This is a predicted structure of a 92-nucleotide RNA (Glycine riboswitch aptamer) from a soil metagenome. RNAcentral holds the sequence, with entries from MGnify.
RNA sequence: CCGAGCGGGAGAGGCCCCCGACCGUCAUCCGGCCGGGGGAGCCGAAGGAGCAACCUCUCCCCGGAAACUCUCAGGCGAAUGGACCGCCCGGG
Numbered sequence: 001c002c003g004a005g006c007g008g009g010a011g012a013g014g015c016c017c018c019c020g021a022c023c024g025u026c027a028u029c030c031g032g033c034c035g036g037g038g039g040a041g042c043c044g045a046a047g048g049a050g051c052a053a054c055c056u057c058u059c060c061c062c063g064g065a066a067a068c069u070c071u072c073a074g075g076c077g078a079a080u081g082g083a084c085c086g087c088c089c090g091g092g
């Protein structure tokens, strides 16, 4: 430095509209639930991109460089994912 295992791990709506099926109903309305389509809003801690303290250098250029910035990607109930941290194992 890389990888595996275990544990911890934030943020942001269970948003709005339309169509359809099923159920609750005699039926409409209404409500529940599922599928599909559309619309803005929001978050940043996979990844990506940008600037930069700083590193490198006599100096400049090149190069490297964040948890900063942008939100392309991703995400906004749970699940999943999740930078990073701890323990532990293996490899270079």
Stems, first nucleotide, its partner, number of pairs: 001091003005087004015039006022032003041076003047072001048070003054064002

The coordinates come from a structure-prediction model, not an experiment, and the mean pLDDT is 80.